[in-house]
Molecule: SAM riboswitch aptamer (S box leader)
Organism: Neobacillus thermocopriae
RNA sequence: UUCUUAUCAAGAGCAGGCGGAGGGACUAGCCCAAUGAAGCCCGGCAACCGACCUUACCCUUUGUAAGGCACGGUGCUAAUUCUUGCAGCGGGAAGCUGAAAGAUGAGAA
Numbered sequence: 001u002u003c004u005u006a007u008c009a010a011g012a013g014c015a016g017g018c019g020g021a022g023g024g025a026c027u028a029g030c031c032c033a034a035u036g037a038a039g040c041c042c043g044g045c046a047a048c049c050g051a052c053c054u055u056a057c058c059c060u061u062u063g064u065a066a067g068g069c070a071c072g073g074u075g076c077u078a079a080u081u082c083u084u085g086c087a088g089c090g091g092g093a094a095g096c097u098g099a100a101a102g103a104u105g106a107g108a109a
Base pairs, nucleotide, nucleotide: 001109002108003107004106005105006104007103008102013042016041017040018039022032023031024030026085028083029082043077044076045075048073049072050071052068053067054066055065056064057063081101086098087097088096089095
């Protein structure tokens, strides 16, 4: 980088430290930002994978399922993945639904 698959309406600093102008993937919007952006550290949230614990099944081992924990690996920590970009319903608008795209985990090439 590509492919497969699961999830994306909840949650997390309203006085943390350093830092200094940008940021919210892209388009168009609309927002956030010197009452301090990005980034780094700390804190926090969650629980995808691993470890560990409990129960059930199968039982030689292994394993499977559910639950717990949060020790390790990631991830996340304004706004629904902020809305939107394609399609359907709708006369249109509003609205609703589904894709696409994107993000993250796990597996594979």